[in-house]
Predicted 3D model of a 420-nucleotide RNA (Bacterial RNase P class A) from Aureliella helgolandensis. The coordinates come from a structure-prediction model, not an experiment, and the mean pLDDT is 77. It is recorded under the gene name rnpB. Its Rfam family is "Bacterial RNase P class A". It is annotated as a ribozyme. Lineage of the source: Bacteria > Pseudomonadati > Planctomycetota > Pirellulales > Aureliella.

RNA sequence: GAAGUGGGGCACGCAAUCGCUUGUCGGUUUUCUGGCAAGAGGAAAGUCCGGGCUCCAGAGGGCAGAGCGGUCGGUAACGCCGACCGGCCGAGAGGCUAGGGAAAGUGCCACAGAAAACAAACCGCCUGCAAUCGAUUCGUCGAUGGCCGGUAAGGGUGAAAAGGUAGGGUAAGAGCCUACCAGAAUCGGAGGUGACUCCGAUUGCUUGGUAAACCCCGCUCGGAGCAAGAUCCAACAGAGAGUCGCUGGCUGGCGCAUGGUCUCGAUCAUGCGUUGGCAAGCCAAGCUGGCCCGGCUUGAUGUACUUUCGGGUAGAUCGCUUGAACCGGUCAGCAAUGGCUGGUCUAGACAAAUGAUUGCGCCAAGUCUGCUGUUACAAGCAGCUUGAGACAGGACCCGGCUUAUCGGCCCGCUUCGACU
Numbered sequence: 001g002a003a004g005u006g007g008g009g010c011a012c013g014c015a016a017u018c019g020c021u022u023g024u025c026g027g028u029u030u031u032c033u034g035g036c037a038a039g040a041g042g043a044a045a046g047u048c049c050g051g052g053c054u055c056c057a058g059a060g061g062g063c064a065g066a067g068c069g070g071u072c073g074g075u076a077a078c079g080c081c082g083a084c085c086g087g088c089c090g091a092g093a094g095g096c097u098a099g100g101g102a103a104a105g106u107g108c109c110a111c112a113g114a115a116a117a118c119a120a121a122c123c124g125c126c127u128g129c130a131a132u133c134g135a136u137u138c139g140u141c142g143a144u145g146g147c148c149g150g151u152a153a154g155g156g157u158g159a160a161a162a163g164g165u166a167g168g169g170u171a172a173g174a175g176c177c178u179a180c181c182a183g184a185a186u187c188g189g190a191g192g193u194g195a196c197u198c199c200g201a202u203u204g205c206u207u208g209g210u211a212a213a214c215c216c217c218g219c220u221c222g223g224a225g226c227a228a229g230a231u232c233c234a235a236c237a238g239a240g241a242g243u244c245g246c247u248g249g250c251u252g253g254c255g256c257a258u259g260g261u262c263u264c265g266a267u268c269a270u271g272c273g274u275u276g277g278c279a280a281g282c283c284a285a286g287c288u289g290g291c292c293c294g295g296c297u298u299g300a301u302g303u304a305c306u307u308u309c310g311g312g313u314a315g316a317u318c319g320c321u322u323g324a325a326c327c328g329g330u331c332a333g334c335a336a337u338g339g340c341u342g343g344u345c346u347a348g349a350c351a352a353a354u355g356a357u358u359g360c361g362c363c364a365a366g367u368c369u370g371c372u373g374u375u376a377c378a379a380g381c382a383g384c385u386u387g388a389g390a391c392a393g394g395a396c397c398c399g400g401c402u403u404a405u406c407g408g409c410c411c412g413c414u415u416c417g418a419c420u
Base pairs, nucleotide, nucleotide: 001416002415003414004413005412006411007410008409010407012361013360014359015358016357017356018355020039021038022037023036024035025034026033027032041391045402046401048400049399050398051397052396053225054224055223056222065221066220067219068218069217070084071083072082073081074080085099086097087096088095089094100216101215105214106213107210108209109208122155123154124151125150126149128147129146131144132143133142134141135140163181164180165179166178167177168176182206183205184203185202186201187200188199189198190197191196229318230317231316232315238309239308240307241306242305243304244302245282246281247280249278250277251276252275253274254273255272256271257270258269259268260267261266283299284298285297286296287295288294325344326343327342328341329340330339331338332337362389363387364386365385366384368383369382370381371380372379
């Protein structure tokens, strides 16, 4: 320098103008306005796991169902994380791993192939039988196809074919036998907390794969979710209780009685009864109000008014953000993580706020221009042009996983090349 590999971190910056949400201090005053402060993420996403919290259920146990599955640790918990073990991949750094059981049982293994599992004969090889043909030293020998058997050496099929190599053996073959190699089982020894690893002996023992197929074994799991839940409660409907004035004055209508006038039917005056209107006082109820005074409204037989009750709809408030919190230091540990200690307060909206515009800068590319530089390249600086700035947005809160993501930055390691 190139190619690769593992991990960590950022996720456009600054300024101006116009806006949004919440809090707070004011001004106005009833929803307006001014100042100040705060205002999304690494995934806020998918809602796939695990917890907190809330309500319901629950003596205890089991079945069903679901999930998980090497070992040792971490954690509130996990299906997550760390370290290690085994397997597979890579030359390596490193990556992947759903990694209990296939000699408990059942099932399946496409196509091809004879056969896909307690077991296989298509070709081939070999003994035998009879037949035909040829040769013959007449004893037999060879060839051809056929039949009954033997055979897992060789060929061929397949992702996978019944341990491998060599020798013996045999009619031909075969762990049939022997040696070596690989594995398995049993026994023993050594190391490790453990998964497991290493060593030795014996037995020819050689047993296909598949459990994210059923299944068996072990472990875990009560249900619903902030639209959880709690508080205050309009309206309407329901149930219960109470109220429907009193006093006199003024002024009308109608009726009756008495008296006056008179054209003898009417008219006027007074009183009584009854029925309206007006304002006043008292009383009662309500509103205003912290209370009194005061002020205002009402006093109606109606779908009336006042009031009480329980239920809890609309609505409002709480839950709501101080938390397994964040930042730094230090200690323990290989690490995940934990202990101690100092500091900080960091959105709480409810159709849902954090945005828009402009300018400058940052980044990349260029058969561009100029300068520096070089033997010439390279390289650097300035300018110009073009292009790009992603994925995405809280909604009770945390821990994870998965998925999406423009473009940089930092650190460890591997391999190759060049130079010293």